The RNA shown here (transfer RNA) has 73 nucleotides and comes from Candidatus Iainarchaeum sp. The coordinates come from a structure-prediction model, not an experiment, and the mean pLDDT is 83. Rfam family: tRNA. Rfam classes the family as a transfer RNA. Gene Ontology term of the family: triplet codon-amino acid adaptor activity.
RNA sequence: GGGCCCGUGGUCUAGUGGUUAUGACGAAUGCUUGACAUGCAUUAGAUCGGGAGUUCAAUUCUCCCCGGGCCCA
Numbered sequence: 001g002g003g004c005c006c007g008u009g010g011u012c013u014a015g016u017g018g019u020u021a022u023g024a025c026g027a028a029u030g031c032u033u034g035a036c037a038u039g040c041a042u043u044a045g046a047u048c049g050g051g052a053g054u055u056c057a058a059u060u061c062u063c064c065c066c067g068g069g070c071c072c073a
Stems, first nucleotide, its partner, number of pairs: 001072007010025003018056001027043005049065005
């Protein structure tokens, strides 16, 4: 330098045009315990990497940029 893939709560992840963006772990609160752990319930936590475009409507499609990974040179 060229090609391909990925970027979504603190971490990992589902969702591939339209309803309130899904779950697990973690966190907080409550119940349970003499206390802790486990278990149960509830809650908070996301400008969906940034910008522009297409569309009535974009996390999703297109382009540019940023970051990461793989392959080729």